[in-house]
RNA sequence: GGCAGAGUAGGCAUCAUGCGUUAAGUGCCAAAGGAUGGGACGUGGCCUUUGGACGAAGGUAUGAACCGCGUUAUGGUGUCGCGUUCGCUGCC
Numbered sequence: 001g002g003c004a005g006a007g008u009a010g011g012c013a014u015c016a017u018g019c020g021u022u023a024a025g026u027g028c029c030a031a032a033g034g035a036u037g038g039g040a041c042g043u044g045g046c047c048u049u050u051g052g053a054c055g056a057a058g059g060u061a062u063g064a065a066c067c068g069c070g071u072u073a074u075g076g077u078g079u080c081g082c083g084u085u086c087g088c089u090g091c092c
Stems, first nucleotide, its partner, number of pairs: 001092005010080009019070003028052007038086005058067003
């Protein structure tokens, strides 16, 4: 010098355990902030807060409880997986 590889935030599927179903959550809009391959910077992918609009599937049973529903939460597993630049590993 050349070639190859590893490594985020998160996405999807599945399992388990929960939450709500007396409506939170999820999703949408606006504003502010935060984290983000090993380092730096970083779009807008992620998260948090505030405000706003919209909005749902409950049922069974004598009872314990059970079965559903929600583009629902967390964890495990599998799979996909950063832009620029500098590095790391292996081979030549």
The RNA shown here (THF (Tetrahydrofolate) riboswitch aptamer) has 92 nucleotides and comes from a Bacillota bacterium. The source organism's lineage runs through Bacteria, Bacillati and Bacillota.